[in-house]
RNA sequence: GGAGUCGGCCAGGCAAUCGCCCUGUAUUGAACUCAGAUUCAAUCCGGGGAGGAAAGUCCGGGCUCCAUAGGGCAGGGUGCCAGGUAACUCCUGGGAGGCGCGAGCCUACGGCAAGUGCAACAGAAAGGAUACCGCCCCGGAACGGUUCGGCCGCAAAGGGGUAAGGGUGAAAUGGUGCGGUAAGAGCGCACCGCGCAGGUGGUAACACUCUGCGGCGAGGUAAACCCCACCCGGAGCAAGACCAAAUAGGAAAGCAAUACCGUUGCCCGCGGUGCUUUCGGGUAGGUUGCUUGAGGCCGCCGGCGACGGCGGUCCCAGAUGAAUGAUUGUCCACGACAGAACCCGGCUUAUCGGCCGGCUCCCACU
Numbered sequence: 001g002g003a004g005u006c007g008g009c010c011a012g013g014c015a016a017u018c019g020c021c022c023u024g025u026a027u028u029g030a031a032c033u034c035a036g037a038u039u040c041a042a043u044c045c046g047g048g049g050a051g052g053a054a055a056g057u058c059c060g061g062g063c064u065c066c067a068u069a070g071g072g073c074a075g076g077g078u079g080c081c082a083g084g085u086a087a088c089u090c091c092u093g094g095g096a097g098g099c100g101c102g103a104g105c106c107u108a109c110g111g112c113a114a115g116u117g118c119a120a121c122a123g124a125a126a127g128g129a130u131a132c133c134g135c136c137c138c139g140g141a142a143c144g145g146u147u148c149g150g151c152c153g154c155a156a157a158g159g160g161g162u163a164a165g166g167g168u169g170a171a172a173u174g175g176u177g178c179g180g181u182a183a184g185a186g187c188g189c190a191c192c193g194c195g196c197a198g199g200u201g202g203u204a205a206c207a208c209u210c211u212g213c214g215g216c217g218a219g220g221u222a223a224a225c226c227c228c229a230c231c232c233g234g235a236g237c238a239a240g241a242c243c244a245a246a247u248a249g250g251a252a253a254g255c256a257a258u259a260c261c262g263u264u265g266c267c268c269g270c271g272g273u274g275c276u277u278u279c280g281g282g283u284a285g286g287u288u289g290c291u292u293g294a295g296g297c298c299g300c301c302g303g304c305g306a307c308g309g310c311g312g313u314c315c316c317a318g319a320u321g322a323a324u325g326a327u328u329g330u331c332c333a334c335g336a337c338a339g340a341a342c343c344c345g346g347c348u349u350a351u352c353g354g355c356c357g358g359c360u361c362c363c364a365c366u
Stems, first nucleotide, its partner, number of pairs: 001362010012331007020049005026043006051337001055348002058346005063236004075232005080094005095109001096107004110227002115225002117221002132166002134162005143153003174192006193216001194214005199208003240288004250279006259273005295314008332335001
């Protein structure tokens, strides 16, 4: 200098003017009150005002209500080991497997020697199977030779053995070598691989130039059914709580009228129709939940780390038709994806550019 890998950070800057939302202090005004105080409005001067993803709503938790939620079934989720955490499908560290020269990255990574199922095409055969070409043995038609003896050569049909070699496939019943054999074959042996048991190391997953046993019977597939282990009540801030008009309807009391209607023609009785007041439910509307929190920053300590403990310090949006903007000037590298709506921890997805740090590989020079 180039290429790469991992981690962290920023997200146009500055100035002026005019606005918007929340809030502190002061002043003024209004309401209410015996008063203190409180509430509301306006103004002055201050303070704060989107994000790393506010997004998708995919997981986990807090909070709230419904409710009992204990057990079982069903359903769903998770799935190497250990740790972290409020919790997790997240994170950290480790193991195993795979990729990369490497830094490093990826993994849904329990069980197919329980059962059931599946495997297109090709292929003989896709699982306790089988033989297309081939190899080998028996066999001996036909043909040729002949010393005329099924005697010699070549050898078809047929019968049998085999799984070396070829061929098919994503995958073919351990591999190499030697022995063995008619040819072959874990058939036997050595080494490698595999499995089981033990030993050693490790908390464990697991590992081992350790020991013994087994010729290997046990191929793949569980984000196939299934088996095993563990976990899971539902709905969500439009949750929920409080205050509370008008209108209609409900309950109670009183007043007026004994007027009208209905109930049988009449009387009594009963019911309904009017007005006022009170009460209760509830709608509009308002208040609350609403932001001090598993909080941010700094330091020390423990830990490889995720993280935890202690101390100090800070308060950093809270709207509800919903604020966070507009104009002008200026500078540059010319500005991406995108905007809170109960809160928090993750994951995933989108994203113009720029900065910092650790590490790896290559080239050149010293």